[in-house]
RNA sequence: GGGCCUGUAGCUUAAUUGGCAAAGCUGGCGACUCUUAAUCGCAGGAGUGAAGGUUCGAGUCCUUCCAGGCCCA
Numbered sequence: 001g002g003g004c005c006u007g008u009a010g011c012u013u014a015a016u017u018g019g020c021a022a023a024g025c026u027g028g029c030g031a032c033u034c035u036u037a038a039u040c041g042c043a044g045g046a047g048u049g050a051a052g053g054u055u056c057g058a059g060u061c062c063u064u065c066c067a068g069g070c071c072c073a
Stems, first nucleotide, its partner, number of pairs: 001072007010025004019056001028042004049065005
């Protein structure tokens, strides 16, 4: 330098081929317990790597860029 893949909550992953972003874990609060742990319950937390474009509507399609990984040179 060229090609391909990935990027969504603190972490791990969904989102049915464009139609209200969902769960598990962690954390918070509460119940239980002499206390902790375990268990159970409750309430939260991201507008999807960035900027544009298409569309009534984009996590999803298109373009450029950023970060990580793999392959080729």

Description:
The prediction has a mean pLDDT of 81. Transfer RNA from a Pseudomonadota bacterium, 73 nucleotides, folded computationally. Lineage of the source: Bacteria > Pseudomonadati > Pseudomonadota. The RNAcentral record of the sequence draws on ENA. Rfam family: tRNA. Rfam links the family to the GO term triplet codon-amino acid adaptor activity.